Predicted 3D model of a 79-nucleotide RNA (c-di-GMP-I riboswitch aptamer) from Deltaproteobacteria bacterium RIFOXYD12_FULL_55_16.

[in-house]
RNA sequence: UUCCGAAAAAGGUAAACCCGUCGUAAGGCGGGGACACAAAGCCGACGGAUUCUGCAAGCAGGAUGGCCGGGCUACCGGG
Numbered sequence: 001u002u003c004c005g006a007a008a009a010a011g012g013u014a015a016a017c018c019c020g021u022c023g024u025a026a027g028g029c030g031g032g033g034a035c036a037c038a039a040a041g042c043c044g045a046c047g048g049a050u051u052c053u054g055c056a057a058g059c060a061g062g063a064u065g066g067c068c069g070g071g072c073u074a075c076c077g078g079g
Base pairs, nucleotide, nucleotide: 002079003078004077005076012037013036017032018031019030020029021028022027035066041072042071043070046069047068048067049064050063051062052061053060054059055058
């Protein structure tokens, strides 16, 4: 540097749901809580997909990275 793995060690994140709050909404944020995760770290100004709003009904604006592909970065072990 690259590929593979998550057994070990050190750790990490936090689904659903509940409370508060922001938002027309999807959904976001904080606290609780753990379904799961070897990139569930980051990118929505890369391409799809799903989804919300508006409307002239195929266009515009939003949301989702824990939907997928992809890009960047990264602990441990092995080749």